A computed fold for a 168-nucleotide RNA from a Verrucomicrobiota bacterium, annotated as c-di-AMP riboswitch aptamer (ydaO/yuaA leader). Model confidence (mean pLDDT): 79 of 100. The sequence was found by an Rfam model in a public genome assembly. Rfam family: c-di-AMP riboswitch aptamer (ydaO/yuaA leader). From the family's description: This family represents a conserved RNA structure found upstream of the ydaO and yuaA genes in Bacillus subtilis and related genes in other bacteria. A reference for the family is Barrick et al. (2004), "New RNA motifs suggest an expanded scope for riboswitches in bacterial genetic control", Proc Natl Acad Sci U S A.

RNA sequence: AGUCAGUAGCAGCCUAAGCUGGCCUUCCUUCCUGAGGGCCAAUGCGGGGGAACCAGAUGCCCCGGAAUAAUGCCGGGGCGGGGGCGAGAGGCCGCGGGUAACCGUGGCCGAGGUCACUUCCAGGACCGAGCCCGUCAGCUAACCUCGUCGGCGAUUGGAAGGGCGAUC
Numbered sequence: 001a002g003u004c005a006g007u008a009g010c011a012g013c014c015u016a017a018g019c020u021g022g023c024c025u026u027c028c029u030u031c032c033u034g035a036g037g038g039c040c041a042a043u044g045c046g047g048g049g050g051a052a053c054c055a056g057a058u059g060c061c062c063c064g065g066a067a068u069a070a071u072g073c074c075g076g077g078g079c080g081g082g083g084g085c086g087a088g089a090g091g092c093c094g095c096g097g098g099u100a101a102c103c104g105u106g107g108c109c110g111a112g113g114u115c116a117c118u119u120c121c122a123g124g125a126c127c128g129a130g131c132c133c134g135u136c137a138g139c140u141a142a143c144c145u146c147g148u149c150g151g152c153g154a155u156u157g158g159a160a161g162g163g164c165g166a167u168c
Base pairs, nucleotide, nucleotide: 006168009164010163012152013151014150018043020041021040022039023038024037025036026035027034044148045147046146047145048144049143054138059079060078061077062076063075064074065073081136082133083132084131085130090109091108092107093106094105095104096103097102112127113126114125115124117161118160119159120158121157122156
């Protein structure tokens, strides 16, 4: 010097949303350098479209009519398309509009989701939204295409198993 093992200790979270390189630019600086921003590329991660095979569809309400044991049928009017990202499926109650179907809105519950390396157990806390496409898209190989934002500040206890690791 190197290798192996151990040790004090260390590790940010949600989200796909990160790493690297090049160019430009701003700030600091004598220079070097460092930090931030923009663009591009590549890579990682994530989403959508897209054959065969398979799968698959036209409902509800009100009024009128003929007919019936009843269902069903005909006409007129009204209402409800469908799909994607996401944990955010769904149910009940109240209020407003409407004859109704249904629309709007508030509350509660709740499938489900998150909590600091991973899993399990116990306990506790929180979320259970929002946005987009635009009448169109099931699955889907090849292929095509898009995103890589934004928001935060947590550390409970036990068991098992991992990662990094100065000094020693």